[in-house]
The part of an RNA shown here (small-subunit ribosomal RNA, 5' domain) has 537 nucleotides and comes from a metagenome.
Rfam family: Bacterial small subunit ribosomal RNA.
Its mean pLDDT, the model's own confidence on a scale to 100, is 84.
RNAcentral holds the full RNA, with entries from SILVA.
Context: one part of a larger RNA
RNA sequence: GAACGAACGCUGGCGGCGCGUAUUAAGCAUGCAAGUCGAACGGGAGUGAGGCCCUUCGGGGCUUUACGAGAGUGGCGAACGGGUGAGUAACACGUAGGUGAUCUGCCCUUGGGUGGGGAAUAGCCCAUGGAAACAUGGGGUAAUACCGCAUGAGGUCUUGGGGACAUAAGGGCCCGAAGAUAAAAGGAGCAAUUGUUCCGCCUGGGGAUGAGCCUGCGGUCCAUUAGCUAGUUGGUGUGGUAAGAGCGCACCAAGGCGACGAUGGAUAGCCGGCCUGAGAGGGUGAACGGCCACACUGGGACUGAGACACGGCCCAGACUCCUACGGGAGGCAGCAGCUAAGAAUCUUCCGCAAUGGGGGAAACCCUGACGGAGCGACGCCGCGUGGGCGAAGAAGGCCGCAAGGUUGUAAAGCCCUUUUCUUGACGAAGAAUAAGGUGAGGAGUGGAAUGCCUCGCUGAUGACGUUAGUCGAGGAAGAAGCCCCGGCCAAUUACGUGCCAGCAGCCGCGGUAACACGUAUGGGGCAAGCGUUGUUC
Numbered sequence: 001g002a003a004c005g006a007a008c009g010c011u012g013g014c015g016g017c018g019c020g021u022a023u024u025a026a027g028c029a030u031g032c033a034a035g036u037c038g039a040a041c042g043g044g045a046g047u048g049a050g051g052c053c054c055u056u057c058g059g060g061g062c063u064u065u066a067c068g069a070g071a072g073u074g075g076c077g078a079a080c081g082g083g084u085g086a087g088u089a090a091c092a093c094g095u096a097g098g099u100g101a102u103c104u105g106c107c108c109u110u111g112g113g114u115g116g117g118g119a120a121u122a123g124c125c126c127a128u129g130g131a132a133a134c135a136u137g138g139g140g141u142a143a144u145a146c147c148g149c150a151u152g153a154g155g156u157c158u159u160g161g162g163g164a165c166a167u168a169a170g171g172g173c174c175c176g177a178a179g180a181u182a183a184a185a186g187g188a189g190c191a192a193u194u195g196u197u198c199c200g201c202c203u204g205g206g207g208a209u210g211a212g213c214c215u216g217c218g219g220u221c222c223a224u225u226a227g228c229u230a231g232u233u234g235g236u237g238u239g240g241u242a243a244g245a246g247c248g249c250a251c252c253a254a255g256g257c258g259a260c261g262a263u264g265g266a267u268a269g270c271c272g273g274c275c276u277g278a279g280a281g282g283g284u285g286a287a288c289g290g291c292c293a294c295a296c297u298g299g300g301a302c303u304g305a306g307a308c309a310c311g312g313c314c315c316a317g318a319c320u321c322c323u324a325c326g327g328g329a330g331g332c333a334g335c336a337g338c339u340a341a342g343a344a345u346c347u348u349c350c351g352c353a354a355u356g357g358g359g360g361a362a363a364c365c366c367u368g369a370c371g372g373a374g375c376g377a378c379g380c381c382g383c384g385u386g387g388g389c390g391a392a393g394a395a396g397g398c399c400g401c402a403a404g405g406u407u408g409u410a411a412a413g414c415c416c417u418u419u420u421c422u423u424g425a426c427g428a429a430g431a432a433u434a435a436g437g438u439g440a441g442g443a444g445u446g447g448a449a450u451g452c453c454u455c456g457c458u459g460a461u462g463a464c465g466u467u468a469g470u471c472g473a474g475g476a477a478g479a480a481g482c483c484c485c486g487g488c489c490a491a492u493u494a495c496g497u498g499c500c501a502g503c504a505g506c507c508g509c510g511g512u513a514a515c516a517c518g519u520a521u522g523g524g525g526c527a528a529g530c531g532u533u534g535u536u537c
Stems, first nucleotide, its partner, number of pairs: 001537004006533005013383006019376002021341001026339003030336003035076003040073002046067009083294003093218007102211002107207008115149001117147002124139006155181005161175003186199005220266003227257003232254008269291004273284004296317005319330004347373001349372003355369001356367004386416004396407004420478001421474006430464001436458007481526005486507003493520004502509002
């Protein structure tokens, strides 16, 4: 000199864009943060309207029709998105590769199929236990829930055969044979009985995306850590996995690693980047983006395409809460918010209008992701606090014995301007289109209609928001401080104090004329900031 997720002191007008618990991965009241589909299913309390009957005139019963809450079965999602950095010195990360050792829901593309049956179970009804959480028994019901059977182009496995390419080798590709094996679900619309369209369902091939596993190389400190290792290192067999492997197990062998630093200890999430620097390098890993790990602590599996699963389950532990003392409930490192800790870090806000995500045929619903607003000069950038004229120069202050000097064109005064401010009015863009309507064209099937494809027109929706901006009116009106002035280092005089009180980054000032302390005048620097402290280069 530059920088900062800063803090502290004094001061503080506005706007834009960013950033904001770095400490206790300490503990948490309250609300919200993951649902959705009635076009998968059985059902449905209740409400409105019409009709009939009864009535103690309060109402009740039956039936038709429209709407329809809560709960349940089932599907998809909940493995994304959001948070944190504890652990981790490791194939965790970065980079370059491998997978002939693998998986991949939804999506795209391209084939084949969707036949015919069965048995249950929630909800519901009845009953029982319990303070609750919840649990149990009996009856009975539906499905795109569950289970047999049929079929098998193709798939998988076993056996044996042929071919091309490449490789050190290996489960890769193509062709054909035999045996074995495993499928399926319907819903909505149009038409009207034979149908057809859409969304699904089953089974293959290919793609895309995502993921698993393996390898070379790279990035901390300590040798005042020198030896480490028994599933250890390898083999055979067997199991296991989507998949290679001591990944697990049995047996056999005795290996494997290490001064090119094993092992142990300390510290640490890694990177793109960021800061500094001419660079080399040094420091760092906040925000944003990628990867990893974690979700009260430890362990475990279940479901599933995907988890060993933050707002799922089970066990153990600590802690907190409820209890009828028998037993139960919970997990903010999601968004706000509270307590504690600390030098220190925000609103228990608005909205799904946009972007994105989940579900749905769609309308739409959900979304503390996100879009916004609020608080904080925490940072960067921009603007303003007025402009012109105005005295050989008012008053006051300070210095000087005085003359005079200085503050100083500074003020007053006169003439302007109105960014900003106050007030009033107008007022964009962010909205693209969706459903629906309408017009034109097309493909192909069908007896036709609905439907499908392309293009055009039309067609709701704004949290921010009393927005941005524009115009009118008013009036210089509402807006300057902080640090320094001995040298380094730019800018001095007076008074007070008297090695006191104090200053100080270094040198050093202060013991009676202190340019160094305190105050005042003047000056210098920066400016809505200025200084100090801390840290890095």